Description
This is a predicted structure of an 85-nucleotide RNA (c-di-GMP-I riboswitch aptamer) from Candidatus Methylobacter favarea. The model forms 95% of the base pairs in the Rfam consensus. The prediction has a mean pLDDT of 84. The source organism's lineage runs through Bacteria, Gammaproteobacteria, Methylococcales, Methylococcaceae and Methylobacter.
RNA sequence: AUCUGAAAAGGGCAAAACCAUCUAAAGAUGGCGACGCAAAAUUUCCAGUCUAAAGGAAGUUUCCUAUGACCGCGGGAUUGCCAUG
Numbered sequence: 001a002u003c004u005g006a007a008a009a010g011g012g013c014a015a016a017a018c019c020a021u022c023u024a025a026a027g028a029u030g031g032c033g034a035c036g037c038a039a040a041a042u043u044u045c046c047a048g049u050c051u052a053a054a055g056g057a058a059g060u061u062u063c064c065u066a067u068g069a070c071c072g073c074g075g076g077a078u079u080g081c082c083a084u085g
Stems, first nucleotide, its partner, number of pairs: 003085001004083002012037002018031005035072001041078003045075002048070003055064004
């Protein structure tokens, strides 16, 4: 330096549910709480997913659309703790 993560140590993050606030919604933030995670760190580049306020089409309730979001389904890029081999 690279690969690897069965074991060890010190730490880290925090799903669902519930409560509060914000939002048109999806969802987000905080609290509580741990299902899990060696990148569950960053980026939103690719793919995917959700919503549809405004706008448009139809014509009374449907459809289209992201400038709104998620990314803890997957891939890419960048960085990074510990440790055996």